Annotation:
This is a predicted complex of two RNAs, RNase P RNA and transfer RNA, with 453 nucleotides together. The coordinates come from a structure-prediction model, not an experiment, and the mean pLDDT is 78.

[in-house]
RNA sequence: GGAGUCGGCCAGACAAUCGCUGCAAGCGUCGCAAGAUGCGAGUGGAGGAAAGUCCGGGCUCCAUUGGGCAGAGUGCCAGGUAACGCCUGGGAGGCGCGAGCCUACGGAAAGUGCAACAGAGAGCAAACCGCCUACGUCACACGCAAGUGUGGCCGGUAAGGGUGAAAGGGUGCGGUAAGAGCGCACCGCGUCGGUGGCAACACUCGACGGCACGGCAAACCCCACUCGGAGCAAGACCAAAUAGGGAGGCAGGCAACGCAAGUUGCCAAGUGUGGCCCGCACUGCUUCCGGGUAGGUUGCUUGAGGUGUACGGUGACGUGCAUCCCAGAUGAAUGAUUGUCCUCGACAAAACCCGGCUUAUCGGCCGACUCCUUUU
RNA sequence: GGGCCAUUAGCAAAGCGACCCAAUGCGCUCCCCUGUCGAGGGAGAGAUCGUCCUUUUGAAUCCGACAUGGCCCGCCA
Numbered sequence: 001g002g003a004g005u006c007g008g009c010c011a012g013a014c015a016a017u018c019g020c021u022g023c024a025a026g027c028g029u030c031g032c033a034a035g036a037u038g039c040g041a042g043u044g045g046a047g048g049a050a051a052g053u054c055c056g057g058g059c060u061c062c063a064u065u066g067g068g069c070a071g072a073g074u075g076c077c078a079g080g081u082a083a084c085g086c087c088u089g090g091g092a093g094g095c096g097c098g099a100g101c102c103u104a105c106g107g108a109a110a111g112u113g114c115a116a117c118a119g120a121g122a123g124c125a126a127a128c129c130g131c132c133u134a135c136g137u138c139a140c141a142c143g144c145a146a147g148u149g150u151g152g153c154c155g156g157u158a159a160g161g162g163u164g165a166a167a168g169g170g171u172g173c174g175g176u177a178a179g180a181g182c183g184c185a186c187c188g189c190g191u192c193g194g195u196g197g198c199a200a201c202a203c204u205c206g207a208c209g210g211c212a213c214g215g216c217a218a219a220c221c222c223c224a225c226u227c228g229g230a231g232c233a234a235g236a237c238c239a240a241a242u243a244g245g246g247a248g249g250c251a252g253g254c255a256a257c258g259c260a261a262g263u264u265g266c267c268a269a270g271u272g273u274g275g276c277c278c279g280c281a282c283u284g285c286u287u288c289c290g291g292g293u294a295g296g297u298u299g300c301u302u303g304a305g306g307u308g309u310a311c312g313g314u315g316a317c318g319u320g321c322a323u324c325c326c327a328g329a330u331g332a333a334u335g336a337u338u339g340u341c342c343u344c345g346a347c348a349a350a351a352c353c354c355g356g357c358u359u360a361u362c363g364g365c366c367g368a369c370u371c372c373u374u375u376u
Numbered sequence: 377g378g379g380c381c382a383u384u385a386g387c388a389a390a391g392c393g394a395c396c397c398a399a400u401g402c403g404c405u406c407c408c409c410u411g412u413c414g415a416g417g418g419a420g421a422g423a424u425c426g427u428c429c430u431u432u433u434g435a436a437u438c439c440g441a442c443a444u445g446g447c448c449c450g451c452c453a
Stems, first nucleotide, its partner, number of pairs: 001372010012341007020045004026039005047347001051358002054356005059231004071227005076090005091105001092103004106222002111220002113216002128161002130157003136153007169187006188211001189209005194203003235298004245289006252267006269283005305324008342345001377449007386402003394433001404420005426442003
């Protein structure tokens, strides 16, 4: 000088003026008071993702003896945490020269299932080419004979070729008719034990086994663990008008009973059921009660909070002390103008609150580390 | 706030691990037929299966993330 890895931070700056919105000292007006109302110095006012709503919790209401089935989710081990599918550390496997990065990473010797095409053979394997004729058998040739040679049949063979994503350990030596864990050595693999580790797992450890056990569970499934439901339009309080519910009082005519108060029955009238009739339902005035709608108040921001520091821990994180208060709207606030400067400014904006994940994002700064090249 | 669905050629729409560089209908192009057009007959073209990944020997199909479009539920007399 170049290329790169990991972690953290910032998100145009400054000033002035005018607005918007939360809080609010104080002042004014009305009122006996409680209080209502107006003006307001001052002061707070979006994010790293406020987003997607993919997970987890707080909070609230409903349900709930306990257990099982079903369903959904998670899936190496240990720890952190309020909890998690998140984070930290470790293991195993893979990628990279390296710093580092990635992994849905339980079970295929419980069962069921799947594997097109190609290929001889694809699921308790298979003989197309090739290799071999030792054993058995047939034919022919040679030979007096024993036998030898050639060819065929029946066969042997997973070393080599070829197909495929995948063909049931690898290399070498021996062995053989040719071959083959058939035998042996080394490597690999499996089981049991030992050692180390909390564990996953590891081992230059020991014994046994010639290898019996291929892939797919983001196919069904099995195993282990977790999960009650709904959501701030949760929920709580105050509470009109109209209609409707309940209770009491008053109210048309006739008849019966009764001394009376009153009770019972019948009739009439009106309204609705929109042609009319029958039928059916209801009835005027007033007082009180509770439910409840509109509307209002609350929940609403002091919190698993921020910053600094000390200690414990490899770390995530925890504990102590000090200090700070940092949006809370409900048609919903962050804007506009001007000036100066620069590297000319991305993605995007709260709506009950937190912890994560994921996705979007112009650029800039800081720290730690790796590789290459050059110079000394 | 909660729940769900769809995306395949110009349009509609099937396929839900290999048979599929993907069926079918309408439309489009060319040829035949006709004086011409239509109808009819024949032939043909046209698809990064919304995008990017994962699993698998193999993905339109399974898994995850994202994008776009659409639907439903809530309170009460």